RNA sequence: UGAUUAUACAGAAGAGUGGAGAGAUCGGGCUCUGUGAAACUCUGGCAACCAACCGUCUGUCGGAUGACGGAUGACAAGGUGCCAAUACCCGGCCGGAAACGGAAUUAUAAUUG
Numbered sequence: 001u002g003a004u005u006a007u008a009c010a011g012a013a014g015a016g017u018g019g020a021g022a023g024a025u026c027g028g029g030c031u032c033u034g035u036g037a038a039a040c041u042c043u044g045g046c047a048a049c050c051a052a053c054c055g056u057c058u059g060u061c062g063g064a065u066g067a068c069g070g071a072u073g074a075c076a077a078g079g080u081g082c083c084a085a086u087a088c089c090c091g092g093c094c095g096g097a098a099a100c101g102g103a104a105u106u107a108u109a110a111u112u113g
Base pairs, nucleotide, nucleotide: 001113002112003111004110005109006108007107008106013043014042015041016040017039021032022031023030026091027090028089029088044083045082046081049079050078054073055072056071057070058069059068060067061066087105093102094101095100
C1' cells in the first nucleotide's frame, strides 16, 4: 500500500507534558475547546474482531478411543482497536413526495497479495 469479508444509532476518562485548535476529506450547519484543542506519555476502563480456554448443539471422516470443522453461548490475564455527540448532522452518488433504503468514501478487525 492493494484486494476480500464483517462491523460502524450500544459501551468506556483521569493525570502529566503541550499551548490552539479539534470533530477523516470538500461545501454548509452544529458542537467541543485557555474551566486548556491536536499530539505524545502514564494509569484506568469499554468492547469482544483474532488467539487461548470452557459449555451446548451439530457436520464430515474413522471399527472405535477420537481427529478436523460449523453454529451458538460464556470468559477476558494474550494480539489489535476504541473511550463527546450515529462514522456529530445534511449535501458533494443512486432510488424515493417524504420517511427511509442502497452505494461510494472513511475507520477498525480478520484473511490474503
Predicted 3D model of a 113-nucleotide RNA (SAM riboswitch aptamer (S box leader)) from Tangfeifania diversioriginum. Its mean pLDDT, the model's own confidence on a scale to 100, is 82. Of the family's consensus pairs, 87% are formed in the model. The source organism's lineage runs through Bacteria, Bacteroidota, Bacteroidia, Prolixibacteraceae and Tangfeifania.